[in-house]
């Protein structure tokens, strides 16, 4: 340099055109308990970035940024 895969919550992952973007763990609160742990209920938090297509984009297209792999 070329090709290719990936980037979603603090972490690990789902959602592959249609809502309120989902779960687990972690975090806050309440309950329970003599206390802690466990358990129950609850709250907050996320689409790398800039454009484009579309009535509608996490999803499709292009550039850029970051990471992995192959070739040179």
């Nucleotide at each position: 340099g070329u090709c290719u895969c990936c980037g979603u919550a603090g972490u690990u992952a789902a959602a592959u055109g249609g809502a309120u973007a989902u779960a687990a763990c972690a975090g806050g609160g309440u309950c329970c308990u003599c206390c802690u742990a466990a358990g129950a209920c609850u709250c907050a938090g996320u689409u790398g970035u800039g454009g484009g297509u579309u009535c509608g984009a996490u999803u499709c297209c292009c550039g850029c940024c970051g990471g992995g792999g192959a070739c040179a």